[in-house]
Context: one part of a larger RNA
RNA sequence: UUCAGCGUAAAACGUCUCUAGGUGGCUUUUUAAGUCUGCCAUCAAAUCCCAGGGCUCAAUCCUGUACAGGCGGUGGAAACUACCAAGCCAAAGUAUGGUAGGGGCAGAGCAAAUUUCUGAUGGAGCGGUAAAAUACGUAGAGAUAGGAAAGAACACCAAUGGCGAAAAUACCCUGCUGGGCCGACACUGACACUGAGAGAUGAAAGAUAGGGGAGAUAAUGGGAUUAGAUACCCCAGCAGUCCUAGCCGUAAAUGAUGGAUACUAGGCAUUGUGUGUAUCGACCCGUGCAGUGCUGUAGCUAACGCGUUAAGUAUCCCGCCUGGGGAGUAAGUUCGCAAGAAUGAAACUC
Numbered sequence: 001u002u003c004a005g006c007g008u009a010a011a012a013c014g015u016c017u018c019u020a021g022g023u024g025g026c027u028u029u030u031u032a033a034g035u036c037u038g039c040c041a042u043c044a045a046a047u048c049c050c051a052g053g054g055c056u057c058a059a060u061c062c063u064g065u066a067c068a069g070g071c072g073g074u075g076g077a078a079a080c081u082a083c084c085a086a087g088c089c090a091a092a093g094u095a096u097g098g099u100a101g102g103g104g105c106a107g108a109g110c111a112a113a114u115u116u117c118u119g120a121u122g123g124a125g126c127g128g129u130a131a132a133a134u135a136c137g138u139a140g141a142g143a144u145a146g147g148a149a150a151g152a153a154c155a156c157c158a159a160u161g162g163c164g165a166a167a168a169u170a171c172c173c174u175g176c177u178g179g180g181c182c183g184a185c186a187c188u189g190a191c192a193c194u195g196a197g198a199g200a201u202g203a204a205a206g207a208u209a210g211g212g213g214a215g216a217u218a219a220u221g222g223g224a225u226u227a228g229a230u231a232c233c234c235c236a237g238c239a240g241u242c243c244u245a246g247c248c249g250u251a252a253a254u255g256a257u258g259g260a261u262a263c264u265a266g267g268c269a270u271u272g273u274g275u276g277u278a279u280c281g282a283c284c285c286g287u288g289c290a291g292u293g294c295u296g297u298a299g300c301u302a303a304c305g306c307g308u309u310a311a312g313u314a315u316c317c318c319g320c321c322u323g324g325g326g327a328g329u330a331a332g333u334u335c336g337c338a339a340g341a342a343u344g345a346a347a348c349u350c
Base pairs, nucleotide, nucleotide: 005320006319007304008303014201015200016199017198021194022193023192025088026087027086028085031082033081034080035077036076037075038074039073040072042070043069050064051063052062053061092188093187094186096183097182098181099180103177104176105175106174107173109171114150115149116148117147118146120144121143125136162169206247208245209244210243211242215241220236221235222234223233258317259316260315261314262313263312266295267294268293269292270291271290272289273288274287275286276285299306300305323350324349325348332343333342334341335340
């Protein structure tokens, strides 16, 4: 490498867009590159296979015929692939009428709660725990009801629900904006799928500059516990958590399941949107498309389980794996302010 694989054993890039490349709907025509076929030439000898022969046999040796296949030339076939030309509407897309949505960006605003401050009432505790203590408090705490300020997050609705490529996304309003789905059927007419390299995006933490800083809180200090306690519990508490700009580019980035297309029993629930029956109307009862779930047949699977949202049956393209450790390490290279990230071995050992 072949083979065999990638939900959990090693292995789907975190996700998307796209270049080269690979692959590619239906009908008719052309050519004959692939394909199939006839003939010719060639592919040294030895070796191998087969049939004989000979050293007493064998190995060894001698003679003969090849099979299969390759390359080249020439003649033919035209189903399939390809090419040429013309067409089609089913894939795909555009236009059009609707429609659901925490999809994105920007701006403005409310309420509850928390903390702090302020004045008032009041007068001894409060707080915390399994129990305590540190801490706070007669310089008036805690409690109560007013006033003011700040920052962060949005109870109920809320669901097995929606939306987004993923990460993610939920108080309310406004503006701008992306995508989806459904219905009619107007238009284009294969314009498609995948996608090395490339580009974009990418939680949290971290880092830079400038703001902000209520709460909770790595580090740190104190009190406990304990043999000890660099912890769990308690009292404090900086960075960070928030905003703006640019960086980092990683996660158990998970459905541990790449994308696309087609086919293959049902039942139940639910979201969006059509439609039939029905109705005053909304329900209800059927049915179509697009999602989201549960259960389950055939089939698959080592089993668990998956099962029209496949891990079933097939095709196309990409990524990845090849015993454990050494090791996601070393070196080199690229990127980064750094932290580090990406690529990525071997010796040795079992």
Molecule: small-subunit ribosomal RNA, central domain
Organism: Jaltomata sinuosa